[in-house]
RNA sequence: UUCUUAUCAAGAGAGGUCGAGGGUAUGGCCCGAUGACGCCUCAGCAACCAUCAAUGUCCGCAUUGAAAAGGUGCUAAGUCCAGCAAGUUGUCCAACUUGGCAGAUAAGAA
Numbered sequence: 001u002u003c004u005u006a007u008c009a010a011g012a013g014a015g016g017u018c019g020a021g022g023g024u025a026u027g028g029c030c031c032g033a034u035g036a037c038g039c040c041u042c043a044g045c046a047a048c049c050a051u052c053a054a055u056g057u058c059c060g061c062a063u064u065g066a067a068a069a070g071g072u073g074c075u076a077a078g079u080c081c082a083g084c085a086a087g088u089u090g091u092c093c094a095a096c097u098u099g100g101c102a103g104a105u106a107a108g109a110a
Stems, first nucleotide, its partner, number of pairs: 001110008013042005021031003026082003043075003048071002051066006079102001084099006
């Protein structure tokens, strides 16, 4: 980097440092010199992997539960919203539902 699978309406911030952009891209809308983003320290959230227990089992594993010491992740806004397709309501405007695309994270594979 690519592929596969799962999840994405919940949850959780202070201090220091730096100095102009940041929220992936486009359109919007936001955050930002009252210092954002990033980095560091500490704290926290969650429970994907790993761990433990029970049950089932085709013995490969699956489901449920516990815990939070380990490997990750996360701590503005629903993945901030939309874009594409189908549909519902609605006179226009618009509102909503489902799926898809793109993305993020985890685990596995190449």

This is a predicted structure of a 110-nucleotide RNA (SAM riboswitch aptamer (S box leader)) from Mesobacillus campisalis. Of the family's consensus pairs, 97% are formed in the model. Its mean pLDDT, the model's own confidence on a scale to 100, is 82. Taxonomically the source falls in Mesobacillus (Bacteria, Bacillota, Bacilli, Caryophanales).